[in-house]
RNA sequence: CGCGCGGGAGAGUCUUGGUCCGGUCGCAGGCCGGGCAAGCGCCGAAGGGGCAAUUCCUCCCCGGAACCUCUCAGGCACCCGGACCGCGCG
Numbered sequence: 001c002g003c004g005c006g007g008g009a010g011a012g013u014c015u016u017g018g019u020c021c022g023g024u025c026g027c028a029g030g031c032c033g034g035g036c037a038a039g040c041g042c043c044g045a046a047g048g049g050g051c052a053a054u055u056c057c058u059c060c061c062c063g064g065a066a067c068c069u070c071u072c073a074g075g076c077a078c079c080c081g082g083a084c085c086g087c088g089c090g
């Protein structure tokens, strides 16, 4: 560094909209669920940017790094993902 197994947090299953699908009551239509699109709010532990603050690496400077910071990406029911930790193998 790679593979396998286990553990693994945070934040709205919010609002609106119809061109979709399914169910239900009924045959005018309504309601519920899912998908899609948009809007606002939020999270931070894939990745990415930055050292302006904090912390660490040094006595200091320069510099570097980070679970620090920014939210571009990603994420905000479940599933998936998931830094990091432990074990085993190459």
Stems, first nucleotide, its partner, number of pairs: 001090007012040001014039004020034006041076003047072001048070003054066004
Model confidence (mean pLDDT): 76 of 100.
A computed fold for a 90-nucleotide RNA from Nocardioides sediminis, annotated as Glycine riboswitch aptamer.
Its Rfam family is "Glycine riboswitch aptamer". Gene Ontology term of the family: glycine biosynthetic process.
Of the family's consensus pairs, 81% are formed in the model.